[in-house]
RNA sequence: GCGGAGGGCUGGAUGGCCGCGGUCCUGGCAACAGGGUCGAGGAAAGUCCGGACUCCAAGGAAAGACGGUGCCGGGUAACGCCCGGGCGGGGUAACCCGACGGACAGCGCCACAGAAAACAAACCGCCACCCUGGCGGGUCGGGCAACCGAUACCACCAGGGCGGUCAGGGUGAAACGGUGCGGUAAGAGCGCACCGCGGGGGUGGUAACAUCUCCGGCACGGCAAGCCCCACCAGGAGCAAUGCCAAAUAGGGACCGCGUGCUGCGCUUGGCAACAAGCAAAGCGGGGCUUUUUCUGCCCCAGCAGGUCCGGGUUGGCAGCUAUAGCCAUGCAGGUAACUGCAUGGUCAGAGGAAUGGUCAUCCCCUGUCUUCGGACAGGGACAAAAUCCGGCUUAUAGGCCCUCCGCGCAU
RNA sequence: GCGGGCGUAGCUCAGGGGUAGAGCAUAACCUUGCCAAGGUUAGGGUCGAGAGUUCGAAUCUCUUCGCCCGCUCCA
Numbered sequence: 001g002c003g004g005a006g007g008g009c010u011g012g013a014u015g016g017c018c019g020c021g022g023u024c025c026u027g028g029c030a031a032c033a034g035g036g037u038c039g040a041g042g043a044a045a046g047u048c049c050g051g052a053c054u055c056c057a058a059g060g061a062a063a064g065a066c067g068g069u070g071c072c073g074g075g076u077a078a079c080g081c082c083c084g085g086g087c088g089g090g091g092u093a094a095c096c097c098g099a100c101g102g103a104c105a106g107c108g109c110c111a112c113a114g115a116a117a118a119c120a121a122a123c124c125g126c127c128a129c130c131c132u133g134g135c136g137g138g139u140c141g142g143g144c145a146a147c148c149g150a151u152a153c154c155a156c157c158a159g160g161g162c163g164g165u166c167a168g169g170g171u172g173a174a175a176c177g178g179u180g181c182g183g184u185a186a187g188a189g190c191g192c193a194c195c196g197c198g199g200g201g202g203u204g205g206u207a208a209c210a211u212c213u214c215c216g217g218c219a220c221g222g223c224a225a226g227c228c229c230c231a232c233c234a235g236g237a238g239c240a241a242u243g244c245c246a247a248a249u250a251g252g253g254a255c256c257g258c259g260u261g262c263u264g265c266g267c268u269u270g271g272c273a274a275c276a277a278g279c280a281a282a283g284c285g286g287g288g289c290u291u292u293u294u295c296u297g298c299c300c301c302a303g304c305a306g307g308u309c310c311g312g313g314u315u316g317g318c319a320g321c322u323a324u325a326g327c328c329a330u331g332c333a334g335g336u337a338a339c340u341g342c343a344u345g346g347u348c349a350g351a352g353g354a355a356u357g358g359u360c361a362u363c364c365c366c367u368g369u370c371u372u373c374g375g376a377c378a379g380g381g382a383c384a385a386a387a388u389c390c391g392g393c394u395u396a397u398a399g400g401c402c403c404u405c406c407g408c409g410c411a412u
Numbered sequence: 413g414c415g416g417g418c419g420u421a422g423c424u425c426a427g428g429g430g431u432a433g434a435g436c437a438u439a440a441c442c443u444u445g446c447c448a449a450g451g452u453u454a455g456g457g458u459c460g461a462g463a464g465u466u467c468g469a470a471u472c473u474c475u476u477c478g479c480c481c482g483c484u485c486c487a
Base pairs, nucleotide, nucleotide: 001408002407003406004405005404006403007402008401009400010399012363013362014361015360016359017358018357020039021038022037023036024035025034026033027032041383045394046393048392049391050390051389052388053238054237055236056235058296060295061294062293063292067233068232069231070230071085072084073083074082075081086100087098088097089096090095101229102228106227107226108223109222110221123169124168125165126164127163129161130160131159132158133157134156136154137153138151139150140149141148142147177195178194179193180192181191182190196218197216198215199214200213201212202211203210204209242319243318244317245316252310253309254308255307256306257304258303261284262283263282266279267278268277269276270275285301286300287299288298289297312486313485326347327346328345329344330343331342332341333340334339364381365380366379367378368377369376370375413483414482415481416480417479418478419477422436423435424434425433430467438454439453440452441451442450460476461475462474463473464472
């Protein structure tokens, strides 16, 4: 110098004028007026996870369904997030990526092609033996010869039978361990060496795992982002939650569900009394309340002020509300790190159909045109904007700045 | 703000791992003197987009884009 890898910061600046929301002070009975002060983001976004908070009487305990997570260890209020490590993959490297438990619990699927797609068998092929037929050679017999006949001889070919074999079949994403040597009638983990696989043991490590050694000749294809199994997590709803005040209306209607209980300590009234009427603790039973079930508990027994739908009224105010698992800055300590602890200082939007804006001037950056190279003119300055609040993830983002590392080239 | 659902031909919808279909619409031809109806054929799809799992994705998973629906309070 060129090309890359990782991480961090920034996201136009200053001033004038007009305007908006909160809050404080002053004046005012009040409406309001004046002044001070504060007023969007790194993602406020998507709403994909995890919480805080509130209600469902307690959402209490257990089980199940649905759902989620998934190598190991740590961090955290918690997480599917973060950090460190292992294993696998990519890259020359810096470094990056990985839903990364289980397919000897079971079920299911594997199109087309291919002999075969999951108990391994069938088919083609290869090989031994037997039988039949054919051609040739040899041998024997006959013939002067051409040739004819025979053959339990040799070789080949064709067909059949009975076995052996799974090496070969070229398809496919995938073919029942791979390569080599030996072996065999042909073959084959049949035997051996190396690699792979499975199991036992030792060593190192908290562990995932790594490594060494012995044994087994191999049995066990792939898919779990198919059902499923194992381990762990998880009750539901959400600030339009929820609480309070005010105003107004028809405290309305339809349908659906479960129901109208039994025994009764005792009390009241009436009655001379037996008894009658009413109230009623408690128990049993029934129903309802955590969307499934069981248990504790709570409520009800004449309505449950149950559920769904229609109708009526209002379109107000206050709280929740912004600062605490706080956050930010600095320092110290622990830890490889994520993070944690301590000390000091600061307090940083809080609106509620929703404020945070507009304009002018100067400067900065980028692009284009002109240029007398001084500059002038025009256009532009990303993504996007709080809505109960936090911790993450993901996605969008013009331009600018900084740090560390890697490869190549050059110079010394 | 919170919750839920849907994107497949011009339109309405099927298909839920193995070469993407139906109805209507469009075009051509037949039929008719002409039109309509009817009949026979044809064209038209990067299954909203991008990644991943798988041999293979419209289908399964993740991210993203767009659209639709519901939810105030009182009695």
Two RNAs folded together computationally: RNase P RNA and transfer RNA, 487 nucleotides in total. Rfam match: Bacterial RNase P class A. Rfam links the family to the GO terms tRNA processing, dimeric ribonuclease P complex and ribonuclease P activity. The coordinates come from a structure-prediction model, not an experiment, and the mean pLDDT is 78.